The RNA shown here (transfer RNA) has 73 nucleotides and comes from a Candidatus Heimdallarchaeota archaeon. Its Rfam family is "tRNA". Rfam classes the family as a transfer RNA. It was read from a public genome assembly. The source organism's lineage runs through Archaea, Promethearchaeati and Candidatus Heimdallarchaeota.
Formats: sequence, structure tokens, C1' cells
RNA sequence: GGGCCGGUAGAUCAGCUGGAAGAUCGCUUGCUUGGCAUGCAAGAGGCCUCGGGUUCAAGUCCCGACCGGUCCA
Repeated sequence: GGGCCGGUAGAUCAGCUGGAAGAUCGCUUGCUUGGCAUGCAAGAGGCCUCGGGUUCAAGUCCCGACCGGUCCA
């Protein structure tokens, strides 16, 4: 330098055919226990990397940039 894959909650990751946000772990509170852990319930937590385009509507499609991984040179 080129090809391919990826960037979504604090972490690891889903997200179908475009109709607008989910899981697990973690965190907080309550219940449970003599107490802790476990368990149960509730809750907080998201500019969906950035810019632009298409569309009535974009995490999703298109273009560019940045970052990470991998392969080739």
C1' cells in the first nucleotide's frame, strides 16, 4: 500500500425483510437469610464511531473518513 471482517449499554455480544434498542455478566435498590453468598423482583445505564447521501422513515442500504482485527505484498 491492497483485500476481507468488525465498531450497538461499564464488559462480551445479538439485532431477520428499513418501521426506530435487546440479551448475558456487572452496577443500584428492595425481598429472602441470624449474617454473607445464592435466588427472586424492580431500576439505572445507549449522540448505535464520525460526516454525507437515498427514503415518508436508517443501527440496518450507498459513499467517504477514522479506529481495531486478519490475510497478501